Small-subunit ribosomal RNA, 3' major domain from Microspora sp. UTEX LB472, 482 nucleotides, folded computationally. It is recorded under the gene name rrs. The full RNA is in RNAcentral, with records from ENA and SILVA.
[in-house]
Context: one part of a larger RNA
RNA sequence: UGACGGGGGACCGCACAAUCGGUGGAGUAUGUGGUUUAAUUUGAUGCAACGCGGAGAACCUUACCAGGGAUUGACAUGCCGAGAACUUUUUAGAAAUAGAAAGGUGCCUACUUUUUUUAAAGUAAGAGCUUGGACACAGGUGGUGCAUGGCUGUCGUCAGCUCGUGCCGUGAGGUGUAUAGUUCAGUCUAGCAACGAGCGCAACCCUUGUCUUUAGUUGCCUUUUAAAGGUUCUCUAAAGAGACUGCCGGUGUAAGCUGGAGGAAGGUGAGGAUGACGUCAAGUCAGCAUGCCCCUUAAACCCUGGGCGACACACGUACUACAAUGGCUAAGACAAUGAGAAGCGAUCCCGCAAGGAUGAGCGAAUCUUACAAACUUAGCCUCAGUUCGGAUUGCAGGCUGCAACUCGCCUGCAUGAAGUCGGAAUCGAUAGUAAUCGCUAAUCAGCCAUGUAGUGGUGAAUACGUUCCCGGUCCUUGUACA
Numbered sequence: 001u002g003a004c005g006g007g008g009g010a011c012c013g014c015a016c017a018a019u020c021g022g023u024g025g026a027g028u029a030u031g032u033g034g035u036u037u038a039a040u041u042u043g044a045u046g047c048a049a050c051g052c053g054g055a056g057a058a059c060c061u062u063a064c065c066a067g068g069g070a071u072u073g074a075c076a077u078g079c080c081g082a083g084a085a086c087u088u089u090u091u092a093g094a095a096a097u098a099g100a101a102a103g104g105u106g107c108c109u110a111c112u113u114u115u116u117u118u119a120a121a122g123u124a125a126g127a128g129c130u131u132g133g134a135c136a137c138a139g140g141u142g143g144u145g146c147a148u149g150g151c152u153g154u155c156g157u158c159a160g161c162u163c164g165u166g167c168c169g170u171g172a173g174g175u176g177u178a179u180a181g182u183u184c185a186g187u188c189u190a191g192c193a194a195c196g197a198g199c200g201c202a203a204c205c206c207u208u209g210u211c212u213u214u215a216g217u218u219g220c221c222u223u224u225u226a227a228a229g230g231u232u233c234u235c236u237a238a239a240g241a242g243a244c245u246g247c248c249g250g251u252g253u254a255a256g257c258u259g260g261a262g263g264a265a266g267g268u269g270a271g272g273a274u275g276a277c278g279u280c281a282a283g284u285c286a287g288c289a290u291g292c293c294c295c296u297u298a299a300a301c302c303c304u305g306g307g308c309g310a311c312a313c314a315c316g317u318a319c320u321a322c323a324a325u326g327g328c329u330a331a332g333a334c335a336a337u338g339a340g341a342a343g344c345g346a347u348c349c350c351g352c353a354a355g356g357a358u359g360a361g362c363g364a365a366u367c368u369u370a371c372a373a374a375c376u377u378a379g380c381c382u383c384a385g386u387u388c389g390g391a392u393u394g395c396a397g398g399c400u401g402c403a404a405c406u407c408g409c410c411u412g413c414a415u416g417a418a419g420u421c422g423g424a425a426u427c428g429a430u431a432g433u434a435a436u437c438g439c440u441a442a443u444c445a446g447c448c449a450u451g452u453a454g455u456g457g458u459g460a461a462u463a464c465g466u467u468c469c470c471g472g473u474c475c476u477u478g479u480a481c482a
Stems, first nucleotide, its partner, number of pairs: 001482002003479003007476007015466002019429005026320008034311002042053002064306006073137001077136002079133005086103007107126001109124006139295002142293003148289002150284003153280001155278001160199006166175003179190003205272004210241007219231004244266001247260005309448001322422001326381007338369003343362002349356002388419001393414007435458007
């Protein structure tokens, strides 16, 4: 100087407390461990691994296994030789691949010949593509994240981390950055052997809440509902205004705190982006790049099939429930974010339905996706393992796709399991939040999405307080620790 203490003091945080809802019990989905397996590819492992890499494992992906092939190679550059490229058919085979037959003679430049020009023929060189050969080489998701770059997590959006000069100390170092207040904040003030400065804090950026101006089509409004008119409002999208403790009262040396007015908004208005010096030899050589090591008829490459989907069991994360604040039937109402051309797909018809057929309109403020659901109204059910719950299984179909057996999704009929609110323990949340209800998108042929990222609808309860648990900041004290 740090670190640590079941030492002390001051302070903060959904840290506790108060409140609401969960997890832990059930079934299912998904990830992981373990076990099994020819293979169940691999990484991630307290917080900070476990719906994580994977924003899509039937083939492909794919890295794994079995079998079949092939060795200048699936891919790149260089050398030599041949051929236009290419198209079609066919044999063997699981395919990769190997073989056979037919058609086909192009592009550009220069020269020559013919022709009235267009054009045609020939010769030579070149580009591109295909193919054969030899060698340099290719190739490796093989190892090392403890050789690395880059990127990322975490403490933590915590308020800290430092420097120059000066001063103090033999020195390590200290001071500044201690103290008294104050703040979300090393924020600001007073004061002080310190005076200044930098990286952080804050502000500048984006979204949202109010108003003004400008601009109105595809938006909005009006009407003879098919054409026209208007631009007040809604909305769209650009520029501004607005909030600064600015004003008033109290308090204080000040910074500030507290109450009030006005205001759409009040003291950081709300949310986001933004992550200091550093810590964990934290994570990633499998996103990419890369040193070294290793493989080179294989540890590289192609193909078919299988596996990544196994199942005594254990754990994490979710979904659906156990019902009457509910379930079912019928009718009715109100969103926002988005996406669309090998796409979104209206309308009409067929089908109980999934869906099929038709194919209008739309590269979209115009058309489509697209009926939002919870909610309201009416009726039935009356506390039951039920008209709760929907697992499981049988049959019949639909769709995508070469192909749904291993291993897809959806529909109809039938079947109708566990489950009656969950032990010890444990998690999230302070307001348009929790809870609850649908909708959209990425990936994507399809989809195992109950995931993820967004979006709007309805919309609470509680906080006395800081003794205690956890984490953190500052000062101080002890130490046989560094």